[in-house]
RNA sequence: CGCUGGACGACCGCGGCGCAAGUCGAGGAAAGUCCGGACUCCAUAGGGCAUGAGUGCUGGGUAACACCCAGGCGGGGUAACCCGACGGAAAGUGCCACAGAGAACAGACCGCCGAUGGCCCCUCGGGGCACAGGUAAGGGUGAAACGGUGGUGUAAGAGACCACCAGCGAUUCGGGGAACCGGAUCGGCUAGGUAAACCCCACUCGGAGCAAGGCCAAGCAGGGACAGGGCUGCCCGUCCGCUAAGUCCCAGGUAGGCCGCACGAGGUCAGCGGUAACGCUGAUCCCAGAUAGAUGGUCGUCGCCGGCACUCACGCCGGCACAGAAUCCGGCUUAUAGGCGGACU
RNA sequence: GGGCCGUUAGCUCAAUUGGCAGAGCAAGGGACUCUUAAUCCCUAGGUUGGAGGUUCGAUUCCUCCACGGCUCACCA
Numbered sequence: 001c002g003c004u005g006g007a008c009g010a011c012c013g014c015g016g017c018g019c020a021a022g023u024c025g026a027g028g029a030a031a032g033u034c035c036g037g038a039c040u041c042c043a044u045a046g047g048g049c050a051u052g053a054g055u056g057c058u059g060g061g062u063a064a065c066a067c068c069c070a071g072g073c074g075g076g077g078u079a080a081c082c083c084g085a086c087g088g089a090a091a092g093u094g095c096c097a098c099a100g101a102g103a104a105c106a107g108a109c110c111g112c113c114g115a116u117g118g119c120c121c122c123u124c125g126g127g128g129c130a131c132a133g134g135u136a137a138g139g140g141u142g143a144a145a146c147g148g149u150g151g152u153g154u155a156a157g158a159g160a161c162c163a164c165c166a167g168c169g170a171u172u173c174g175g176g177g178a179a180c181c182g183g184a185u186c187g188g189c190u191a192g193g194u195a196a197a198c199c200c201c202a203c204u205c206g207g208a209g210c211a212a213g214g215c216c217a218a219g220c221a222g223g224g225a226c227a228g229g230g231c232u233g234c235c236c237g238u239c240c241g242c243u244a245a246g247u248c249c250c251a252g253g254u255a256g257g258c259c260g261c262a263c264g265a266g267g268u269c270a271g272c273g274g275u276a277a278c279g280c281u282g283a284u285c286c287c288a289g290a291u292a293g294a295u296g297g298u299c300g301u302c303g304c305c306g307g308c309a310c311u312c313a314c315g316c317c318g319g320c321a322c323a324g325a326a327u328c329c330g331g332c333u334u335a336u337a338g339g340c341g342g343a344c345u
Numbered sequence: 346g347g348g349c350c351g352u353u354a355g356c357u358c359a360a361u362u363g364g365c366a367g368a369g370c371a372a373g374g375g376a377c378u379c380u381u382a383a384u385c386c387c388u389a390g391g392u393u394g395g396a397g398g399u400u401c402g403a404u405u406c407c408u409c410c411a412c413g414g415c416u417c418a419c420c421a
Base pairs, nucleotide, nucleotide: 001341002340003339004338006302007301008300009299010298011297012296014025015024016023017022027322031333032332034331035330036329037328038327039209040208041207042206046236047235048234049233052205053204054203055202056201057071058070059069060068061067072086073084074083075082076081087200088199092198093197094194095193096192109139110138111135112134113133116132117131118129119128120127121126147165148164149163150162151161152160166190167189168187169186170185171184172183173182174181175180213259214258215257216256222250223249224248225247226246228240229239230238231237266285267284268283269282270281271280272279273278303320304319305318306317307316308315346420347419348415349414350413351412352411355370356369357368358367364401372388373387374386375385376384394410395409396408397407398406
């Protein structure tokens, strides 16, 4: 990293199907309910604007996805390999506590300088002070201080200038299907972080859920509102209705049966296509359906673990992880003793 | 079964553009009192349910878990 999730048999019991004989009967997670669907209903959910929610590298897979596969980029690791909410911060707004002089077209606290102007001394060569002022190289603060190293330059300094390096943008060439990668020229351009803050861009999105919903039976007590109402807010549009067999609200009653509901995006095997996810074709199989809820117990043989005897190849006792269907599928996440595998490091 | 909420000191609750976690009651100590209560003063007490992530920084934003509640007065 991938896989597996004790094996076989007998008897008794429980549930489904069946006249009977018989046959079938939990999982890799059945779990969390975190995504995506199927299905059903809501009198069809169409368009524009606003608003809201979600997703966010590229290409592919799929019914669909926030999943999977392949690739790119970034990060971790000696490596095998693993991880990534991975669009945009030179479109705008907000925020950046404390500390610190200064926190975003920055900033003179210490330091350095004081060429120029000012003041003082003077042997007239100059020297001194650090007032104006200059300075982002050094110190210090911080998560973060506005490219790095060396040189030129200067009073001291500074992309101010130069060489190299790092990054960015524009133009352009080559590779690639794309993300992206590699190169050339130009521009001193050096642009902080945050979008799991608002936002911008691209794409997607009606709501509710099997206690959906339909039928039967049983039971009860009725009252109120309405001409308009539903489709999220508005507009268009559309559907239903307009005097009661309607819609909505409140109150009351029931907790029974049947359907939905077990053949499905189904499993297994083989062949073919594809790097793979997966797809196509053929053969074969039928594989839980309870409703307070079945799927259990005992025994035997073996497997594994622990303990005690025994020190010789045999006993005795105990245990077997996590857990357990409830409309059904595809994923993700979480729990999990033990075991197995590898052209891996 | 489905759906929806909550978790902060011993108890009940606060905490908003993310920036030192607070209040009331309870507890402990002191003052007052002959003593207790009441009153006044002081004090301690927090892994903000747990783990991870975003961020300089998380009670707050995001993800995954745990526990509790809505019990026929959330849903036939």